[in-house]
RNA sequence: UGAGUCGGCCGGGCGGCCGCGGCUCUUUGAGAAGAGGGUCGAGGAAAGUCGGGCCUCCGUAGGGCAGGGUGGUGGGUAACGCCCACCCGGGGUGACCCGCGGGAUAGCGCCACAGAAACAACACCGCCAGCGGCCGCAGGCGAGGGCUGCAGACGCGAGUCCGGCCCCGCCGGCGGUGCGGGCAAGGGUGAAACGGUGGGGUAAGAGCCCACCAGCGCGGCGGGCGACCGCCGCGGCUCGGCAAGCCCCGCCCGGAGCAAAGCCAAGCAGGGAGCGCCAAGGGUGGCCCGCCCGAUGCUCCCGGGUCGGCUGCACGAGGCCGGCGGCGACGCCGGCCCCAGAGAGAUGGCCGCCCCCGCCCCCGCAAGGGGCGGGACAGAAGCCCGCUUACAGGCCGGCUCGUACG
Repeated sequence: UGAGUCGGCCGGGCGGCCGCGGCUCUUUGAGAAGAGGGUCGAGGAAAGUCGGGCCUCCGUAGGGCAGGGUGGUGGGUAACGCCCACCCGGGGUGACCCGCGGGAUAGCGCCACAGAAACAACACCGCCAGCGGCCGCAGGCGAGGGCUGCAGACGCGAGUCCGGCCCCGCCGGCGGUGCGGGCAAGGGUGAAACGGUGGGGUAAGAGCCCACCAGCGCGGCGGGCGACCGCCGCGGCUCGGCAAGCCCCGCCCGGAGCAAAGCCAAGCAGGGAGCGCCAAGGGUGGCCCGCCCGAUGCUCCCGGGUCGGCUGCACGAGGCCGGCGGCGACGCCGGCCCCAGAGAGAUGGCCGCCCCCGCCCCCGCAAGGGGCGGGACAGAAGCCCGCUUACAGGCCGGCUCGUACG
């Protein structure tokens, strides 16, 4: 100096004016309410409500089935699907990144198209002749047949032996073809094809055999808490993929949620007592007296509980600083601090200066000056720990690869 990779942090500052919410003090006021002062007042994600917990209520609160979640190992944590470190696999020259990372030898299922065949079965092209059938070529044998020849042998002769040709039978060879048979090396298909290379072997071949290599399994030794790694030996030669299809295995999970839930409690309705006492009315009775029932009203009490109020609800797995332990996540100790609260819901606006970014102009070698515009995503509502997602712009640090110079 160029390119890259990982991590951490900030996310406007100061001043003035106006305004908002909580608490508190002073003051005015009979009260309702008002005025003034002090103090505190959103985020890194307050968001999505995805995971986990605290808390509350329900359930004789235990066990199991079903269902759901989770899945390399070790650790952290209140807990987690989060975080840290490591292992294995993959990518990158590297820093580093990615992994929905238990089991396919428990069982079932699936593997499009292409291909012979997608898993214990198969053969399209191809390779082979130890066999049989047919055709062709050349050949051998016959104490089979026919024709023919007469040089030769025998015979008086017919003829026989012998030679040639044809037919028949048998035998093996070569070539072709077809149906059976053997093979899986090569070609070809596919995302994936039943180990790779070399040699032996064979009719041709093949882990059929051998050597080395790769992979799997078993055993042993060594290292590591462990996942796992290294080495040695043996074995069969080799057993395809998908579990994000069902399933199997280990571990975890009771349900509903702050509109949870608890307390107080107008009004109305209900129940009870008293008053209202000679009160309407009703019953009994022929009538009167008497006796019994008794509405409305008023007061008090009772249980549940509506409006409403209070709690839950702001001291907490709390924040900051320092030290110690740990590779780290994190833990322990000491000191200091109190830090929003709610009710359909308070944090904003303007101005000045500064900061950052973009554009333009002027002077200028440069430094600089001026003008205009812009500064995001987003708003707590029971709380906390995470994850994910959104975000103008900026700062800091570790590491890697290259180039140049010393």
A computed fold for a 406-nucleotide RNA from an Actinomycetota bacterium, annotated as Bacterial RNase P class A.
The model forms 90% of the base pairs in the Rfam consensus.
It is recorded under the gene name rnpB.
Its mean pLDDT, the model's own confidence on a scale to 100, is 75.
Lineage of the source: Bacteria > Bacillati > Actinomycetota.